[in-house]
Background:
A computed fold for a 115-nucleotide RNA, annotated as SAM riboswitch aptamer (S box leader). Its Rfam family is "SAM riboswitch aptamer (S box leader)". Rfam describes the family as follows. The SAM riboswitch is found upstream of a number of genes which code for proteins involved in methionine or cysteine biosynthesis in Gram-positive bacteria. The sequence was found by an Rfam model in a public genome assembly. Its mean pLDDT, the model's own confidence on a scale to 100, is 82.

RNA sequence: ACCUUAUCAAGAGUGGUGGAGGAACAGGACCUGCGAAGCCACGGCAACCCUCCGUUUUAAAAAGAACGGAAACGGUGCCAAUUCCUACGACGUUUGUGCGAUCGAGAGAUGAGGG
Numbered sequence: 001a002c003c004u005u006a007u008c009a010a011g012a013g014u015g016g017u018g019g020a021g022g023a024a025c026a027g028g029a030c031c032u033g034c035g036a037a038g039c040c041a042c043g044g045c046a047a048c049c050c051u052c053c054g055u056u057u058u059a060a061a062a063a064g065a066a067c068g069g070a071a072a073c074g075g076u077g078c079c080a081a082u083u084c085c086u087a088c089g090a091c092g093u094u095u096g097u098g099c100g101a102u103c104g105a106g107a108g109a110u111g112a113g114g115g
Base pairs, nucleotide, nucleotide: 002114003113004112005111006110007109008108013042014041015040016039017038021031022030026086027085028084043079044078045077048075049074051070052069053068054067055066056065057064083107088104089103090102091100092099093098
């Protein structure tokens, strides 16, 4: 690379550097010289892992697993817009090729495990 699985309507930015792009891809709408990306410093959010506690599971204990909770030192992640929206199918509605905080798939992002 790839595979499995959970989550994705909440939340959280300033300064320096840099100097034209960003937003995964395509289209749309959007952000951007009142300074994009990248990099650095400091700060913050969150709670996936780690840590701790409880319940269930067991004849019992431990371990494991599932669920719930606490914490935020450590490992990641994140800090415009719902994953910005759409893209394929279903459903509902409609005169309609339109519309939709609807359901699912696909794609993507992040964590954990595998490899």